[in-house]
RNA sequence: CUCCGAUAAGAGCAAACCGGGAGCGAUCCCGGGACGCAGAGCCACGGGCCUCCGUCGAGGCAGCCGGGCAACCGAA
Numbered sequence: 001c002u003c004c005g006a007u008a009a010g011a012g013c014a015a016a017c018c019g020g021g022a023g024c025g026a027u028c029c030c031g032g033g034a035c036g037c038a039g040a041g042c043c044a045c046g047g048g049c050c051u052c053c054g055u056c057g058a059g060g061c062a063g064c065c066g067g068g069c070a071a072c073c074g075a076a
Stems, first nucleotide, its partner, number of pairs: 004074002012037002017032006035063001041069003045066003048061005
């Protein structure tokens, strides 16, 4: 350094739900709250799902799968 991931240590994130707000909607933001997470950090590249639309098309989900780029610690 790479791989790997422990009843380690110090950190971190935050499901459902509730309150407020934005949006036609999926959904997102803030606060509360923790189901869980070795990247539950970031990216819409491929697949998938969801929304809007008569169609063309546009949008959303990274905590669905794959992939890419980074990243704290250091037992086996």